A computed fold for a 104-nucleotide RNA from a bovine gut metagenome, annotated as FMN riboswitch aptamer (RFN element).
RNA sequence: UUCGGGGCAGGGUGCGAUUCCCUACUGGCGGUAUAGUCCGCGACCCGCUUAGGCGGCUGAUCCGGUGUGACUCCGGGACCAACAGUAUAGUCUGGAUGGAAGAA
Numbered sequence: 001u002u003c004g005g006g007g008c009a010g011g012g013u014g015c016g017a018u019u020c021c022c023u024a025c026u027g028g029c030g031g032u033a034u035a036g037u038c039c040g041c042g043a044c045c046c047g048c049u050u051a052g053g054c055g056g057c058u059g060a061u062c063c064g065g066u067g068u069g070a071c072u073c074c075g076g077g078a079c080c081a082a083c084a085g086u087a088u089a090g091u092c093u094g095g096a097u098g099g100a101a102g103a104a
Stems, first nucleotide, its partner, number of pairs: 001104003010022003024091002026081002028041004036079002045056004061077005083094003
């Protein structure tokens, strides 16, 4: 210097919902036997600070199989997802044409 987050198709109720209900769909970065759920980190949020930055907070996995080795693979069943706005939002809109873990 460049890059660096994905996702409601179909249906129901309703004046109104991609927010409710049925169903559908998505999975940042590093480590490790290939990971949204292990370990660590970033983001969001909170406090302090002129600033740089420092501190805090921080979601969710079981069973079976293979194997020297897998909460990572294969089969099956679950679960989780900041804040603000709006008919109650992981998926819409917004802070963000931003920032970062990091990669080249």
Its mean pLDDT, the model's own confidence on a scale to 100, is 87.